RNA sequence: GCCAGGAUAGCUCAGUUGGUAGAGCGGCGGUAUCGUAAACCGCAGGUCCAGGGUUCGAUCCCCUGUCCUGGCU
Numbered sequence: 001g002c003c004a005g006g007a008u009a010g011c012u013c014a015g016u017u018g019g020u021a022g023a024g025c026g027g028c029g030g031u032a033u034c035g036u037a038a039a040c041c042g043c044a045g046g047u048c049c050a051g052g053g054u055u056c057g058a059u060c061c062c063c064u065g066u067c068c069u070g071g072c073u
Stems, first nucleotide, its partner, number of pairs: 001072007010025004019056001027043005049065005
């Protein structure tokens, strides 16, 4: 330099033929217990990497950039 994949909640990751996003763990509260943990119930937490374009509507499609991983030279 070229090619491919990835960037979504505090962490690990799903997701959507385009219709305002979820799980597990973690956090907080509660039930229960003599008490703690486990268990069970509930709650909060996200400008979906950034900028632009297409569209009535973009996390999703297109372009550019940044970063990470792998491959080739």

Description:
This is a predicted structure of a 73-nucleotide RNA (transfer RNA) from a Candidatus Microgenomates bacterium. The coordinates come from a structure-prediction model, not an experiment, and the mean pLDDT is 82. The sequence was found in a public genome assembly. NCBI's taxonomy places the organism under Bacteria, Bacteria candidate phyla, Candidatus Microgenomatota.